Small-subunit ribosomal RNA, central domain from an uncultured bacterium, 348 nucleotides, folded computationally. Its mean pLDDT, the model's own confidence on a scale to 100, is 91. The full RNA is in RNAcentral, with records from ENA.
Context: one part of a larger RNA
RNA sequence: CUGGGCGUAAAGCGCGCGUAGGUGGUUUAGUAAGUCAGGUGUGAAAGCCCUGGGCUCAACCUGGGAAUUGCAUUUGAUACUGCUGGACUCGAGUAUGGUAGAGGGGGGUGGAAUUCCCGGUGUAGCGGUGAAAUGCGUAGAUAUCGGGAGGAACACCAGUGGCGAAGGCGGCCCCCUGGACCAAUACUGACGCUGAGGCGCGAAAGCGUGGGGAGCAAACAGGAUUAGAUACCCUGGUAGUCCACGCCCUAAACGGUGGGUACUAGGUGUAGGGCUCGUAAGGGUUCUGUGCCGUAGGGAAACCAUUAAGUACCCCGCCUGGGGAGUACGGCCGCAAGGUUGAAACUC
Numbered sequence: 001c002u003g004g005g006c007g008u009a010a011a012g013c014g015c016g017c018g019u020a021g022g023u024g025g026u027u028u029a030g031u032a033a034g035u036c037a038g039g040u041g042u043g044a045a046a047g048c049c050c051u052g053g054g055c056u057c058a059a060c061c062u063g064g065g066a067a068u069u070g071c072a073u074u075u076g077a078u079a080c081u082g083c084u085g086g087a088c089u090c091g092a093g094u095a096u097g098g099u100a101g102a103g104g105g106g107g108g109u110g111g112a113a114u115u116c117c118c119g120g121u122g123u124a125g126c127g128g129u130g131a132a133a134u135g136c137g138u139a140g141a142u143a144u145c146g147g148g149a150g151g152a153a154c155a156c157c158a159g160u161g162g163c164g165a166a167g168g169c170g171g172c173c174c175c176c177u178g179g180a181c182c183a184a185u186a187c188u189g190a191c192g193c194u195g196a197g198g199c200g201c202g203a204a205a206g207c208g209u210g211g212g213g214a215g216c217a218a219a220c221a222g223g224a225u226u227a228g229a230u231a232c233c234c235u236g237g238u239a240g241u242c243c244a245c246g247c248c249c250u251a252a253a254c255g256g257u258g259g260g261u262a263c264u265a266g267g268u269g270u271a272g273g274g275c276u277c278g279u280a281a282g283g284g285u286u287c288u289g290u291g292c293c294g295u296a297g298g299g300a301a302a303c304c305a306u307u308a309a310g311u312a313c314c315c316c317g318c319c320u321g322g323g324g325a326g327u328a329c330g331g332c333c334g335c336a337a338g339g340u341u342g343a344a345a346c347u348c
Base pairs, nucleotide, nucleotide: 004319005318006317008301012316014201015200016199017198021194022193023192025088026087027086028085029084030083031082033081034080035077036076037075038074039073040072041071042070049065050064051063052062053061054060091191092188093187094186095185096183097182098181099180103177104176105175106174107173108172109171110154115149116148117147118146119145120144121143125136126135162169163168206247207246208245209244210243211242215241216240220236221235222234223233258315259314260313261312262311263310266293267292268291269290270289271288272287273286274285275284276283277282297304298303321348322347323346330341331340332339333338
């Protein structure tokens, strides 16, 4: 250097955009760098190998050859790769017309419910549990009716339904805005794929400043339980949960499955479009998404199976026994919490 792997055994970066780099459709002309062939020079000798010779043999010595897989130069070849020029349209993209959607940001608004406050009715309980007690209540609670305040979340619809790169997104209306899909044409003409660094996004918890605070609820307090009970159960309850702005950057960030392209039996459901048959319900077909079952094939198996974990190619990331350890040290980042990069001794 080559060789093996990464759903569950060690191993896919949480996700995207994209720089360098790697890689790249069809056709033609040129070039001849890579590539291939021949020549020349060189590749010291010795050694190794082959074949002769000399010491009686051998070791040893010695002649010749081969090898020295390389480098330089030169003459050619032009299929493939590269480079330069031309052309193309199927990859990619743009335009036009439609469609669906909890995609994102901002503003407004609605009803149910909980809690609290005021008032009416009304009286002795309420609440809670396995059973209780703490707690609340004659200063009138619980229940019930009317009025008001405030915050948070949006029942039904709701669906292995939809949208988004991921995190994630759910009442209704308006404004701004991203993406996807379908159909038919027109246009650009390889503009593509991947992506070390880099940049951006990134649940929850947490942090800073200011607001808000109904319900819930770490911490905390009390009541129970228990041998104990720093728990599970109960009554309370503060951060927090909510908003604005700024940080943090982690996760079982999971499909435990990186991205792209092509190919490889089917069956059945579902979402969005197109075409088509039918009066209709519905059927057929096609593209895109999302499920289930299953053939070949793969797999240690369970299973995966056109949404591959099948068959191939391109690019990135990652793994190399367990513990020590995602620790120490150092660097970088952070207000901190900590994050990221990431060992060794020793031990089995």